The prediction has a mean pLDDT of 83.
Predicted 3D model of a 474-nucleotide part of an RNA (small-subunit ribosomal RNA, 3' major domain) from an uncultured marine bacterium.
Its Rfam family is "Bacterial small subunit ribosomal RNA".
The full RNA is in RNAcentral, with records from ENA and SILVA.
[in-house]
Context: one part of a larger RNA
RNA sequence: UGACGGGGACCCGCACAAGCGGUGGAGCAUGUGGUUUAAUUUGAUGCAACGCGAAAAACCUUACCUACUCUUGACAUACUUGGAAGCUCUUGUAAUGAGAGUGUGCUUUUAGAGCCAAGAUACAGGUGCUGCAUGGCUGUCGUCAGCUCGUGUCGUGAGAUGUUGGGUUAAGUCCCAUAACGAGCGCAACCCUUACCCUUAUUUGCCAGCGGUUCGGCCGGGAAAUAUAAGGGGACUGCCGGUGACAAACCGGAGGAAGGUGAGGACGACGUCAAGUCAUCAUGGCCCUUACGAGCAGGGCUACACACGUGCUACAAUGGGGAAUACAGACGGACGCUAAAGCGUGAGCUGGUGCUAAUCCUAAAAAAUUUCUCGUAGUCCGGAUUGCAGUCUGCAACUCGACUGCAUGAAGUCGGAAUCGCUAGUAAUCGCGAAUCAGCAUGUCGCGGUGAAUACGUUUUCGGGUCUUGUACA
Numbered sequence: 001u002g003a004c005g006g007g008g009a010c011c012c013g014c015a016c017a018a019g020c021g022g023u024g025g026a027g028c029a030u031g032u033g034g035u036u037u038a039a040u041u042u043g044a045u046g047c048a049a050c051g052c053g054a055a056a057a058a059c060c061u062u063a064c065c066u067a068c069u070c071u072u073g074a075c076a077u078a079c080u081u082g083g084a085a086g087c088u089c090u091u092g093u094a095a096u097g098a099g100a101g102u103g104u105g106c107u108u109u110u111a112g113a114g115c116c117a118a119g120a121u122a123c124a125g126g127u128g129c130u131g132c133a134u135g136g137c138u139g140u141c142g143u144c145a146g147c148u149c150g151u152g153u154c155g156u157g158a159g160a161u162g163u164u165g166g167g168u169u170a171a172g173u174c175c176c177a178u179a180a181c182g183a184g185c186g187c188a189a190c191c192c193u194u195a196c197c198c199u200u201a202u203u204u205g206c207c208a209g210c211g212g213u214u215c216g217g218c219c220g221g222g223a224a225a226u227a228u229a230a231g232g233g234g235a236c237u238g239c240c241g242g243u244g245a246c247a248a249a250c251c252g253g254a255g256g257a258a259g260g261u262g263a264g265g266a267c268g269a270c271g272u273c274a275a276g277u278c279a280u281c282a283u284g285g286c287c288c289u290u291a292c293g294a295g296c297a298g299g300g301c302u303a304c305a306c307a308c309g310u311g312c313u314a315c316a317a318u319g320g321g322g323a324a325u326a327c328a329g330a331c332g333g334a335c336g337c338u339a340a341a342g343c344g345u346g347a348g349c350u351g352g353u354g355c356u357a358a359u360c361c362u363a364a365a366a367a368a369u370u371u372c373u374c375g376u377a378g379u380c381c382g383g384a385u386u387g388c389a390g391u392c393u394g395c396a397a398c399u400c401g402a403c404u405g406c407a408u409g410a411a412g413u414c415g416g417a418a419u420c421g422c423u424a425g426u427a428a429u430c431g432c433g434a435a436u437c438a439g440c441a442u443g444u445c446g447c448g449g450u451g452a453a454u455a456c457g458u459u460u461u462c463g464g465g466u467c468u469u470g471u472a473c474a
Base pairs, nucleotide, nucleotide: 001474002473003471004470005469007468008467009466010465011464012463013462015458016457019422020421021420022419023418026313027312028311029310030309031308032307033306034304035303042053043052064299065298066297068295069294070293073123077122078121079119080118081117082116083115086102087101088100089099090098091097106112107111125288126287128286129285130284134282135281136277137276138275139273141271146185147184148183149182150181151180152161153160154159164177165176166175167174191265192264193263194262196233197232198231199230200229201228202227206222207221210220211219212218236259239253240252241251242250243249315415319374320373321372322371323370324369332361333360336355337354341350342349343348381412386407387406388405389404390403391402392401428450429449430448431447432446433445434444
């Protein structure tokens, strides 16, 4: 100087407390461990692995296994020789191969480009190993308030000072004091979205007033209001009172759409964990080279005495079922989204209108509201499991897809010890969309609807920051 302490002081955080809802019990989905297997490819392992890489494992993907094949190779550059490339048929599970037929292209034309085949060698190739050889990227402490430097001064020196102290702040934020004076990386601000207003613009969007109307902003028309999208304004402790040290600031108030960082996002200092990744990519070294490379068919990654994580659905009456009636936002759409109408109990099929999208479509929002029924039951709760019959995608749904109808109707009556999330348009609850995608969502990422309770406080638990103290630690 650090680190540590079941030392001290001060401060902060959904850290505790105060509340609300969960997990842990059940069934299922999904990931992991274990076991099994020819293979169940592999990485990730306290927080910071486990609905994670994977924003889609039937084939492909695919890296694994089995069988069958190839060896200058599936891919790249260079040389020589020959030939257009290609297409069709037969054989073979396919790949490869064998046979037959067809075809003679382009250009600047003794030649060349591209493509194919054969040969020779330099070489290709490796999702093989090492993340403890690395780059790059990422997680974490932590959006915590810290981490340093120059000159000066002090100390023999390691170092100290500055960065400490008194206040204050979300903040090393600011003020004052001060052997320090300044500066840098962080904080804040600058960026985006959202909340209010103004100006401009007015179609595909809108409709106050006027006229028409088939009653649909439909038409004439309008540019007010809404909305859209470009540019501005607006919030700064600016104003008032109090407290404070005449400071910084804090408390209250006014005005205001918004008040003290208005709310949310993006943004992550010096560093820590030899943290993660050689399987995104790149790359040193090592290893394989008729195989640890390459092709193809089938299988596997989907197994199942069990254990754990994350979720979904429930156990019901603030509910289930039937009927009727409302109100969103943000996305996506041409190899696409698909309307009306018809058929089918339904999944869906037929159909082919509109839309290169403020125009058309997906599109029905759901919880909600009104009304009828059920009456505390393993039930008109719950829906697992199983049987049969179907739909769709796709060469192909057996291993191993999603969905529909009929039948079946399991566990489950609110969950031990323990444990998690959340402070406001939040929790809880309700539906909608997108990426991936032929098909497949309880996952992920977004969107809006309805919409709470509680916070006395910092004694205690956990984590962090500053100062101080002890140390057989470095």